[in-house]
């Protein structure tokens, strides 16, 4: 240089057009003489960035940025 993939909660991720989630972790309770452990409950998100198409976009398209992979 060229070509595919990936970007979504603190981390690992799921969600293929109409309700943004889970597990883990954080934090409060509850139980223990305490700790852990286990139950409950909270809270955490401009879904890379800018545009488009759509009545409606994390989900389609496009351009760029970033990461990883393969080709030269």
């Nucleotide at each position: 240089g060229c070509c595919a993939g990936c970007g979504u909660a603190g981390c690992u991720c799921a969600g293929u057009g109409g309700g943004a989630g889970a597990g883990c972790a954080a934090c409060a309770g509850u139980u223990u003489u305490g700790u852990a452990a286990a139950c409950u409950g909270u809270a955490g998100g401009u879904c890379g960035u800018c545009g488009g198409u759509u009545c409606g976009a994390a989900u389609c398209c496009g351009a760029c940025c970033g990461c990883u992979g393969g080709c030269u």